[in-house]
Annotation
A computed fold for a 561-nucleotide part of an RNA from an uncultured bacterium, annotated as small-subunit ribosomal RNA, 5' domain. It matches the Rfam family "Bacterial small subunit ribosomal RNA".
Context: one part of a larger RNA
RNA sequence: GAUGAACGCUGGCGGCGUGCCUAACACAUGCAAGUCGAACGGAGCUAGAAACUAGACAGUAGACACCAGAAACUAGAAGGGCAUAUGCCCUCUAGUCUCUAGUGUCUAGUCUCUAGUUUCUAGUUUAGUGGCGAACGGGUGAGUAACACGUGGACAACCUGCCUGAAUCUUUGGAAUAAGCGCUCGAAAGGGCGUCUAAUACCAAAUAAGCCCACACUAUCGCAUGAUAAAGUGGGAAAAGAUUUUAUCGGAUUCAGAGGGGUCCGCGCCUGAUUAGCUAGUUGGUGAGAUAAAAGCUCACCAAGGCAACGAUCAGUAGCCGAACUGAGAGGUUGAACGGCCACACUGGGACUGAGACACGGCCCAGACUCCUACGGGAGGCAGCAGUGGGGAAUAUUGCACAAUGGGCGCAAGCCUGAUGCAGCAACGCCGCGUGAAGGAUGAAGGCUUUCGAGUUGUAAACUUCUUUAGGUUAGGAUGAUAAUGACAGUACUAACAGAAUAAGCACCGGCUAAAUACGUGCCAGCAGCCGCGGUAAUACGUAUGGUGCAAGCGUUAUCC
Numbered sequence: 001g002a003u004g005a006a007c008g009c010u011g012g013c014g015g016c017g018u019g020c021c022u023a024a025c026a027c028a029u030g031c032a033a034g035u036c037g038a039a040c041g042g043a044g045c046u047a048g049a050a051a052c053u054a055g056a057c058a059g060u061a062g063a064c065a066c067c068a069g070a071a072a073c074u075a076g077a078a079g080g081g082c083a084u085a086u087g088c089c090c091u092c093u094a095g096u097c098u099c100u101a102g103u104g105u106c107u108a109g110u111c112u113c114u115a116g117u118u119u120c121u122a123g124u125u126u127a128g129u130g131g132c133g134a135a136c137g138g139g140u141g142a143g144u145a146a147c148a149c150g151u152g153g154a155c156a157a158c159c160u161g162c163c164u165g166a167a168u169c170u171u172u173g174g175a176a177u178a179a180g181c182g183c184u185c186g187a188a189a190g191g192g193c194g195u196c197u198a199a200u201a202c203c204a205a206a207u208a209a210g211c212c213c214a215c216a217c218u219a220u221c222g223c224a225u226g227a228u229a230a231a232g233u234g235g236g237a238a239a240a241g242a243u244u245u246u247a248u249c250g251g252a253u254u255c256a257g258a259g260g261g262g263u264c265c266g267c268g269c270c271u272g273a274u275u276a277g278c279u280a281g282u283u284g285g286u287g288a289g290a291u292a293a294a295a296g297c298u299c300a301c302c303a304a305g306g307c308a309a310c311g312a313u314c315a316g317u318a319g320c321c322g323a324a325c326u327g328a329g330a331g332g333u334u335g336a337a338c339g340g341c342c343a344c345a346c347u348g349g350g351a352c353u354g355a356g357a358c359a360c361g362g363c364c365c366a367g368a369c370u371c372c373u374a375c376g377g378g379a380g381g382c383a384g385c386a387g388u389g390g391g392g393a394a395u396a397u398u399g400c401a402c403a404a405u406g407g408g409c410g411c412a413a414g415c416c417u418g419a420u421g422c423a424g425c426a427a428c429g430c431c432g433c434g435u436g437a438a439g440g441a442u443g444a445a446g447g448c449u450u451u452c453g454a455g456u457u458g459u460a461a462a463c464u465u466c467u468u469u470a471g472g473u474u475a476g477g478a479u480g481a482u483a484a485u486g487a488c489a490g491u492a493c494u495a496a497c498a499g500a501a502u503a504a505g506c507a508c509c510g511g512c513u514a515a516a517u518a519c520g521u522g523c524c525a526g527c528a529g530c531c532g533c534g535g536u537a538a539u540a541c542g543u544a545u546g547g548u549g550c551a552a553g554c555g556u557u558a559u560c561c
Base pairs, nucleotide, nucleotide: 001560002559003558005557006556007555008554009553012433013432014431015430016429017428018426019425020391025389026388027387029386030385031384034132035131036130039129040128042126043125044124045123046122047121048120049119050118051117052116053115054114055113056112058110060108061107062106063105064104065103066102068100069099070098072096073095074094075093076092078091079090080089081088082087139344140343141342149268150267151266152265153264154263155262158261159260160259163257164256165255166254167253168252169251170250171205172204173203174202180195181194182193183192184191185190211236212235213234214233215232218229219228220227221226241249242248243247270316271315272314277307278306279305282304283303284302285301286300287299288298289297319341320340321339322338323334324333325332326331346367347366348365349364350363369380370379371378372377397423399422400421401420405419406417407416408415409414436466437465438464439463446457447456448455449454470502472497473496474495475494476493480488505550506549507548508547509546510531511530512529516545517544518543519542520541526533527532
């Protein structure tokens, strides 16, 4: 000088960073990878339309019944009047018929409303099939002394989804299956059987510019094997459609690019010789297999090689680097945070799917541990973000938001995103600011010392005049956001107001090393980095006063230079 620090005393504010170095110990709980209905068949809900059915109300028409009124006719040995012949007239009663009005019941169809069913349309949600993603992003450093990493090369020995450019296509068919329905087993996790159905799921066929394989041939080129190009013959391999409907999004083959990966090689890469020999797929060859690809990568056969004091093998330790710290440099030390690579995901092993994994939040097996159980059987993996226990000297919130940046899916709207952006906690670090400024002597009081004269604390205080950063109150109020959209956040910042108001400690004072006196103690108590101090006048112990140094810190401890 430095630190991912810790401890002691102390502690006002802000900005930017950083924060399990130990048990890769065990984990309750929540979240961390989904998305697409513009691939597909269904299902639910909502709205609308049509049809049918049922019901209610209203009014219309018809039929029947009842009641009331009016007119006509008939009858009356019922009454009255006139005439007298048995007639005429009036009233009354009874009956028949017609008409009108009302009430009730039934039927028909109409209008309105309600409910249900079916069909269609639109919107929305979605368990399942299917596609893409889940191999990124995030964590950790256990293992690894290795082509792991760094650096420089090689691949004429390789792969590459999405993206970009170019060329050529996108034809014809088929059989299933999930969901659903029915039955059924199980405590559960989860299944079984039958039956129905769709697709950008699966299968077959056609076509083939170019592609692949075989054969034969030519030209050009190269560091060897060989590579490239043209034409030939034979054989082989493709596809999928969707929609708001004519423009988009897709699908297939081939070539090229970009980005990403794989393999090989030179050099570099800790300690120990109290580790001296190691090695049988071992070293090489031939052939075959495997792989995207060379190769003992694997296998059969053959040969007997290969490595090693220029340190093999073995043992220990360790992720590597850009960088960081220190140093004038050379060098030494470290590998937290940020960035690149690698390895790992409870421990060990294995493959599947896929462009890509031998896959952190996938599968299978074995093991340890934990949990559920109806005892038959099942479930789990925080070295993701928070959080808990434990360990430890020691390390934070079970926060907010997708507003920005980025990522996945989607035509899009959008959805998801503990990546990320922010906030919270911690003087853990760096940087900045403040705790007032100017004046103020009779050098007040008090403290300490004293040669008792005084000295010192000390312009320090009081007092006077000011200022208002931070903090407080009130008001306004961003950038980050290009049309919209702001978690942060009424935050930063600005203005006004009040008032010195709310804000200083820690270590040291023998020499190294800046800063001394008094008292107490008396080789005791104690100090100490080294020298050393203390046994009665201790500048070295303890306290006080004074001083010195740093300062929201100061010391101590640990580690590196």